[in-house]
RNA sequence: GCUACUGUGGCUCAGGGGUAGAGCAGCGCACUCGUAAUGCGCAGGUCGUCAGUUCAAAUCUGACCAGUAGCU
Numbered sequence: 001g002c003u004a005c006u007g008u009g010g011c012u013c014a015g016g017g018g019u020a021g022a023g024c025a026g027c028g029c030a031c032u033c034g035u036a037a038u039g040c041g042c043a044g045g046u047c048g049u050c051a052g053u054u055c056a057a058a059u060c061u062g063a064c065c066a067g068u069a070g071c072u
Stems, first nucleotide, its partner, number of pairs: 001071007010024004018055001026042005048064005
């Protein structure tokens, strides 16, 4: 330098046009002599950035940024 893939709560990941979700982590309550575990609830996201298409974009298209892998 070229190609492909990935980018979504603190972490690991789903969701592939029509209200953004799960597990773990965090907080509160219950339970316990107490802690852990368990149960119930709560909070936490401008979906990497900027444009384009569309009535509508996390999702489709382009450029850029970052990461991973391969080729040279």
The RNA shown here (transfer RNA) has 72 nucleotides and comes from Intestinimonas butyriciproducens. It matches the Rfam family "tRNA". By type it is a transfer RNA. Taxonomically the source falls in Intestinimonas (Bacteria, Bacillati, Bacillota, Eubacteriales).